[in-house]
Molecule: transfer RNA
Organism: Candidatus Sungbacteria bacterium RIFCSPLOWO2_02_FULL_51_17
RNA sequence: GGGGCGUUAGCUCAGUUGGGAGAGCACCUGGCUUUUAACCAGGGGGUCGGUGGUUCGAUCCCACCACGCCCCA
Numbered sequence: 001g002g003g004g005c006g007u008u009a010g011c012u013c014a015g016u017u018g019g020g021a022g023a024g025c026a027c028c029u030g031g032c033u034u035u036u037a038a039c040c041a042g043g044g045g046g047u048c049g050g051u052g053g054u055u056c057g058a059u060c061c062c063a064c065c066a067c068g069c070c071c072c073a
Stems, first nucleotide, its partner, number of pairs: 001072007010025004019056001027043005049065005
């Protein structure tokens, strides 16, 4: 220098014919229990890496940039 994959909640990750942002764990509150744990019920938490573009509408499609990993030179 060229190419590929990845980036979504605190962590690990889902998310297809473009229209609801989610799960598990963690956290908070309550119940149960002598207490803790476990279990049960409820709850909070997201600029979907960034900037533009396409579209009535973008996590999703396109371009560029940033970061991580891999391959080629």